[in-house]
RNA sequence: GCUUGAAAAAGCCAAACCUGUCGUGAGGCAGGGACGGAAAGCCACGGGUCUUAGGGACAAGACAGCCGAGCCGCCGGG
Numbered sequence: 001g002c003u004u005g006a007a008a009a010a011g012c013c014a015a016a017c018c019u020g021u022c023g024u025g026a027g028g029c030a031g032g033g034a035c036g037g038a039a040a041g042c043c044a045c046g047g048g049u050c051u052u053a054g055g056g057a058c059a060a061g062a063c064a065g066c067c068g069a070g071c072c073g074c075c076g077g078g
Base pairs, nucleotide, nucleotide: 002078003077004076005075012037013036017032018031019030020029021028022027035065041071042070045068046067047066048063049062050061051060052059
């Protein structure tokens, strides 16, 4: 460096729900919490789902813990 695994060790993250707060909304942030996770780290590039507007066409936004791709990364095996 590549690949593979999470049995162990050191750790890490944090679903649902609750409280506060921001937003028209999907949803975000902080605290509590722990369903789970070998990248549940980053990223909106592709697909998908959702929201707003909506007569049509066109659009703007959200979701990374929906999937794929890209980048970085602890430990063990090969």